[in-house]
RNA sequence: AGCAGGGCGGAUGAUCGCGGGGCCUUCGGGCCGUGAGGAAAGUCCGGGCUUCACAGGGCAGGAUGCCGGAUAACGUCCGGCGGAGGCGACUCCCGGGAAAGCGCCACAGAAAACAAACCGCCGGCCUGCAUUCAGGCCGGUAAGGGUGAAACGGCAGUGUAAGAGACUACCGCUUCUGCAGUAAUGCAGAAGGCAGGGCAAGCCCCAUCCGAAGCAAGACCAAACAGAAGGCAUAAGGCGGCCCGUCUGCCUUCGGGUAGGUCGCUUGAGCCGUCCGGCAACGGGCGGUCUAGACAGAUGAUCAUCCUCGACAGAACCCGGCUUAUAACCCUGCU
Numbered sequence: 001a002g003c004a005g006g007g008c009g010g011a012u013g014a015u016c017g018c019g020g021g022g023c024c025u026u027c028g029g030g031c032c033g034u035g036a037g038g039a040a041a042g043u044c045c046g047g048g049c050u051u052c053a054c055a056g057g058g059c060a061g062g063a064u065g066c067c068g069g070a071u072a073a074c075g076u077c078c079g080g081c082g083g084a085g086g087c088g089a090c091u092c093c094c095g096g097g098a099a100a101g102c103g104c105c106a107c108a109g110a111a112a113a114c115a116a117a118c119c120g121c122c123g124g125c126c127u128g129c130a131u132u133c134a135g136g137c138c139g140g141u142a143a144g145g146g147u148g149a150a151a152c153g154g155c156a157g158u159g160u161a162a163g164a165g166a167c168u169a170c171c172g173c174u175u176c177u178g179c180a181g182u183a184a185u186g187c188a189g190a191a192g193g194c195a196g197g198g199c200a201a202g203c204c205c206c207a208u209c210c211g212a213a214g215c216a217a218g219a220c221c222a223a224a225c226a227g228a229a230g231g232c233a234u235a236a237g238g239c240g241g242c243c244c245g246u247c248u249g250c251c252u253u254c255g256g257g258u259a260g261g262u263c264g265c266u267u268g269a270g271c272c273g274u275c276c277g278g279c280a281a282c283g284g285g286c287g288g289u290c291u292a293g294a295c296a297g298a299u300g301a302u303c304a305u306c307c308u309c310g311a312c313a314g315a316a317c318c319c320g321g322c323u324u325a326u327a328a329c330c331c332u333g334c335u
Stems, first nucleotide, its partner, number of pairs: 001335007010306007018035002021032004037312001041323002044321005049214004061210005066080005081095002083092003096205002101203002103199003118145002120141009153171002156168003172194001173192008218263004227254006236248004270289008307310001
């Protein structure tokens, strides 16, 4: 000067206030203890849990995509392979199929895909006083020039009228074989004269996986009002001149499940320490520990002392990841 990984995220105390919890109470209250994060965020993946659906299979739709491993699972993580970048430590996170089919390839350029020929190079014929220069016509060619992100292997030689995998060596490519590796793949050898331009993050094909909705999920208790059944009073009142009839009452039970309450709710794939296995992700043993749980939703304010003067930010069912935001400071390893 860099590369990689990790930590911390003002400290201590007092007073008042707020949300949970425990104890005491003379029901007024009192005492004790506790109360945000590494991302609580975005809600982008995966899982637990809950309700509904579901014989099995398929279609449609979505996701993933080198290999091996980890895991409850994953689009995550770890280790490796190939490619790209860097002197290096290391980083990027790109990765099935273009020989099933369709589609696209701007501009430029002759031509963008069953190839083609603008300039050029070469041969023949004709014309111009012409084996030499110029022009025209016919033919050969793809080495050179030019265009482009990309031009039907590269490069050197042989060869030829000029050329050309036409032929040869090397490199690349394809196929086969051997060796190493669990595999991706790597190395080596042989054969083939060279086919199959690119894009799959355009459609598509192949393989694997996926039922839907989410804690306002959902479970339980259960007023009131309306309803059904049974019983009681048959007293009173309305309709009516009177009787019958009809409406109004009370109780019990049932059913639905609103208000309200309880649960779900925080002991969990938990956290800390240590040992063992593994390169690692991670797994196992032992010991210790309990660390917010509200439902209009608490976590704040003031003061004192000190310092390096304090960033991003605020739980709402829980967990594993990813992504994004983050001042200052500290530690470890490596180039």
Molecule: Bacterial RNase P class A
Organism: sheep gut metagenome